[in-house]
This is a predicted structure of a 131-nucleotide RNA (FMN riboswitch aptamer (RFN element)) from Actinacidiphila epipremni. Of the family's consensus pairs, 97% are formed in the model. NCBI's taxonomy places the organism under Bacteria, Bacillati, Actinomycetes, Streptomycetaceae, Actinacidiphila. It matches the Rfam family "FMN riboswitch aptamer (RFN element)". Rfam describes the family as follows. The RFN element is a highly conserved domain that is found frequently in the 5'-untranslated regions of prokaryotic mRNAs that encode for flavin mononucleotide (FMN) biosynthesis and transport proteins. Its mean pLDDT, the model's own confidence on a scale to 100, is 82.
RNA sequence: UUGCGCACUCCGGGGUCGGUGUAAUUCCGAACCGGCGGUUACAGUCCGCGACCCGGCCACCUCCAGUGGCCGGUUGACCAGGUGAAAUUCCUGGACCGACGGUGAAAGUCCGGAUGGGAGGCAGUGCGCGG
Numbered sequence: 001u002u003g004c005g006c007a008c009u010c011c012g013g014g015g016u017c018g019g020u021g022u023a024a025u026u027c028c029g030a031a032c033c034g035g036c037g038g039u040u041a042c043a044g045u046c047c048g049c050g051a052c053c054c055g056g057c058c059a060c061c062u063c064c065a066g067u068g069g070c071c072g073g074u075u076g077a078c079c080a081g082g083u084g085a086a087a088u089u090c091c092u093g094g095a096c097c098g099a100c101g102g103u104g105a106a107a108g109u110c111c112g113g114a115u116g117g118g119a120g121g122c123a124g125u126g127c128g129c130g131g
């Protein structure tokens, strides 16, 4: 210096103004946001993954509950034109989507589970092995 392995750490954005109202950052008008890998060229809308939710089995437990592990299921939304070798990814225009529980009134943006979990990362640190 480079490759591989292991451990630990790190890594998610967004509600402001006005209206109605007893009451709304939840409704209405305007606003704002977009995890990870892939893809002939950059993606919230393509193909997948993760999260939420549901189920089964196993472990801890006398049982229930609870927690953890593994497996399975479910899981939203885009068109037109332009450029080009190539773009549902770029540019122009117009659209659309967003778990569960809570709440003085219905939530992608507030509060909560969550100081959690987690995909993935030529992100960081340490250790080991090899060239």
Stems, first nucleotide, its partner, number of pairs: 001131009010121002016030004031109002033098002035049004044096002053073008078094005100112003